[in-house]
RNA sequence: AUGUUAUCAAGAAAGGUAGAGGGAAUAGACCCGAUGAAGCCUUGGCAACCCUUUAUCUUGUAAAGAAGGUGCUACGUUCUACUAAUAUGUAUUCAUAUUAGAAAGAUAACGG
Numbered sequence: 001a002u003g004u005u006a007u008c009a010a011g012a013a014a015g016g017u018a019g020a021g022g023g024a025a026u027a028g029a030c031c032c033g034a035u036g037a038a039g040c041c042u043u044g045g046c047a048a049c050c051c052u053u054u055a056u057c058u059u060g061u062a063a064a065g066a067a068g069g070u071g072c073u074a075c076g077u078u079c080u081a082c083u084a085a086u087a088u089g090u091a092u093u094c095a096u097a098u099u100a101g102a103a104a105g106a107u108a109a110c111g112g
Stems, first nucleotide, its partner, number of pairs: 003110006013043005021032003026081004044073003048070003051065006077104001082101008
């Protein structure tokens, strides 16, 4: 690396540098960007997991705390795509909406 488990509708700034892109991949849409994108540096902040404490004792769960290790600090993982169910529309095909699940991604812990 592959893999396993859990979470992903909340939260959270400023300065320096840099100089045109960015929002994971593919496609479409939409948004952000010279009133300064990405990246890098510094200092803040937030609080998901690991951590600490309490309750319970179902061994797992819940709540609180801290900021040590990671992480994060525009838009629901920015939205959609795959499957199923339900509803609506003139409707077998079709379209739209809602819900659930999956795939993929991100983060943490384990593992290797």

A computed fold for a 112-nucleotide RNA from Aestuariibaculum suncheonense, annotated as SAM riboswitch aptamer (S box leader). It was read from a public genome assembly, where an Rfam model found it. The coordinates come from a structure-prediction model, not an experiment, and the mean pLDDT is 78. Taxonomically the source falls in Aestuariibaculum (Bacteria, Pseudomonadati, Flavobacteriales, Flavobacteriaceae).